[in-house]
Context: one part of a larger RNA
Molecule: small-subunit ribosomal RNA, 5' domain
Organism: lake water metagenome
RNA sequence: GAGUGAACGCUGGCGGCAUGCCUCAGACAUGCAAGUCGUACGAGAAAGUCCCGCAAGGGAUGAGUACAGUGGCGCACGGGUGAGUAAUAAUUAGGUAACGUACCGUAUCGCGGGGGAUAACGAGGGGAAACUCUCGCUAAUACCGCAUAUCCCGCGAGGAACUUCGGUUCCUUUCGGAAAAGCCGUAAGGCGCGAAACGAUCGGCCUAAUCCCCAUUAGCUAGUUGGUGAGGUAAAAGCUCACCAAGGCAUCGAUGGGUAGCUGAUUUGAGAGAAUGAUCAGCCACACUGGUACUGAAACACGGACCAGACUCCUACGGGAGGCAGCAGUUAGGAAUCUUGCGCAAUGGGCGAAAGCCUGACGCAGCGAUGCCGCGUGAGGGAUGAAGGCCUUCGGGUUGUAAACCUCUUUUAACAGGGACGAAAAAAAUGACGGUACCUGUAGAAUAAGCACCGGCAAACUCCGUGCCAGCAGCCGCGGUAAUACGGAGGGUGCAAGCGUUACUC
Numbered sequence: 001g002a003g004u005g006a007a008c009g010c011u012g013g014c015g016g017c018a019u020g021c022c023u024c025a026g027a028c029a030u031g032c033a034a035g036u037c038g039u040a041c042g043a044g045a046a047a048g049u050c051c052c053g054c055a056a057g058g059g060a061u062g063a064g065u066a067c068a069g070u071g072g073c074g075c076a077c078g079g080g081u082g083a084g085u086a087a088u089a090a091u092u093a094g095g096u097a098a099c100g101u102a103c104c105g106u107a108u109c110g111c112g113g114g115g116g117a118u119a120a121c122g123a124g125g126g127g128a129a130a131c132u133c134u135c136g137c138u139a140a141u142a143c144c145g146c147a148u149a150u151c152c153c154g155c156g157a158g159g160a161a162c163u164u165c166g167g168u169u170c171c172u173u174u175c176g177g178a179a180a181a182g183c184c185g186u187a188a189g190g191c192g193c194g195a196a197a198c199g200a201u202c203g204g205c206c207u208a209a210u211c212c213c214c215a216u217u218a219g220c221u222a223g224u225u226g227g228u229g230a231g232g233u234a235a236a237a238g239c240u241c242a243c244c245a246a247g248g249c250a251u252c253g254a255u256g257g258g259u260a261g262c263u264g265a266u267u268u269g270a271g272a273g274a275a276u277g278a279u280c281a282g283c284c285a286c287a288c289u290g291g292u293a294c295u296g297a298a299a300c301a302c303g304g305a306c307c308a309g310a311c312u313c314c315u316a317c318g319g320g321a322g323g324c325a326g327c328a329g330u331u332a333g334g335a336a337u338c339u340u341g342c343g344c345a346a347u348g349g350g351c352g353a354a355a356g357c358c359u360g361a362c363g364c365a366g367c368g369a370u371g372c373c374g375c376g377u378g379a380g381g382g383a384u385g386a387a388g389g390c391c392u393u394c395g396g397g398u399u400g401u402a403a404a405c406c407u408c409u410u411u412u413a414a415c416a417g418g419g420a421c422g423a424a425a426a427a428a429a430u431g432a433c434g435g436u437a438c439c440u441g442u443a444g445a446a447u448a449a450g451c452a453c454c455g456g457c458a459a460a461c462u463c464c465g466u467g468c469c470a471g472c473a474g475c476c477g478c479g480g481u482a483a484u485a486c487g488g489a490g491g492g493u494g495c496a497a498g499c500g501u502u503a504c505u506c
Stems, first nucleotide, its partner, number of pairs: 001506004006502005013375006019368002021333001026331003030328003035073003040070002048061005080286003090210007099203002104199003108195004112146001114144002121136006152177003156173007182191003212258003219249003224246008261283004265276004288309005311322004339365001341364003347361001348359004378408004388399004414442005422433001450495005455476003461490005471478002
């Protein structure tokens, strides 16, 4: 000098765009953040209103609506955080002849005929509750056999091509195995379902190189290293197991310890480099702590399950409930970091044939000078160089065209009138922001300047007070009676809605 997710002190007019728990991965009240589908299925209220009836009650409508249940898809995305991780991560380049891929696209073939249940519901029971037990009834695109099998899978036989000689691909063939579901529509047809193929997308796994500090860490390792066989996985592999061998790694730093999410990038620098890894984007890891699997195309699953633990809450003491590192918000910690806001109008996502529903993603608004950028706090004239202040050699100098005064202007702020784009290719409808931006008009200089410094470095000087005191200070150093260095004043210098200080980086 430049920079910051900054903080602190003094000060503070407006707007735009960004940005805002760096500390306790501490604990959390409350609300919301993942649902949707009646064109898969069975069942199915009530209030209210109307009618009948003396009443009790009944009927219609509400309504095949609501609330639930079975089933499907989604909940593995989106959002948060950086605890762990020094390599099972990340980055770059490859490999997979060792693999998977729901939804989507392309093209092919098929969807025949049966069966038994079960929730909801009803009846009865247990429990304070959470919830749960027994009996009975019922449906399906839920579940289970059978048929069919181009293609597919498996064992075997024959042949061909390629080959890194391990194998891979293709053709023919005997045998064995494995499918399916319906819904809407008058119909046409549409949406679905099954099998196998290709594609797209997204992933799994493997290899190499790179990847902080400590040698005051020098030896480490028994599933350890390799083989055979078996198991296991979508898939190679000690991934797991049995047996066999005795290997494997290491001063080119193994092992151990410390620290740390990695990258694109960011800051600085002429560069080389150094430091950093907030926001945004990619990847990884985690979801109270530890472990486990289930479902599923995919999880060992933030707002799923089970077990154990700590903590909090409810309890009728028998037993139960919970997980903000989602958005707001509270508390604690801290120098320090925001609203318990509006809307699905846009973009995107889930479900649905659609209408649509859901969406604290997102779009907006609010708060904070936290940063960057822009604008303003007036412009022109005005010497008797007014008054006042300060200094003075008492002549004067300076503040200073500064003010007053004259002539203008009205950005901004205020008020009033109008008023969008963002909305999406015919017409109509649809805007949270927002009566916002913007435009026009009205009156009036009216509504708006501070902070630090002035001994040298380093731009800027005098007076008074103080008297090695009080104090200053980044370094050198000032202060002990004439202090341009302390405190005040006048004046000046620098920056300016900021200015200084502190901390950190280059």